[in-house]
RNA sequence: GCCCCUGUAGUUUAGCUUGGCUAGAAUGUAAGAUUGCGGAUCUUAUGACGCGGGUUCGAAUCCCGCCGGGGGCA
Numbered sequence: 001g002c003c004c005c006u007g008u009a010g011u012u013u014a015g016c017u018u019g020g021c022u023a024g025a026a027u028g029u030a031a032g033a034u035u036g037c038g039g040a041u042c043u044u045a046u047g048a049c050g051c052g053g054g055u056u057c058g059a060a061u062c063c064c065g066c067c068g069g070g071g072g073c074a
């Protein structure tokens, strides 16, 4: 330099070739209930689409560029 894969809550991830309701779950964290205390359990709260542009009535999803990570060829 070229090619392929990949980037979503603090962490692990679903959703991505079906474009469409308020982006779902687990875990974590905080508060409460329970308990002699703790653990476990239950309730509530919390928090995410790498960045920019384009297409579209509508983009996490499709297209282009850039950035980061992994791999292959030379």
Base pairs, nucleotide, nucleotide: 001073002072003071004070005069006068007067010027011026012025013024020057028046029045030044031043032042033041050066051065052064053063054062
Predicted 3D model of a 74-nucleotide RNA (transfer RNA) from a Candidatus Aenigmatarchaeota archaeon. The coordinates come from a structure-prediction model, not an experiment, and the mean pLDDT is 80. Its Rfam family is "tRNA". By type it is a transfer RNA.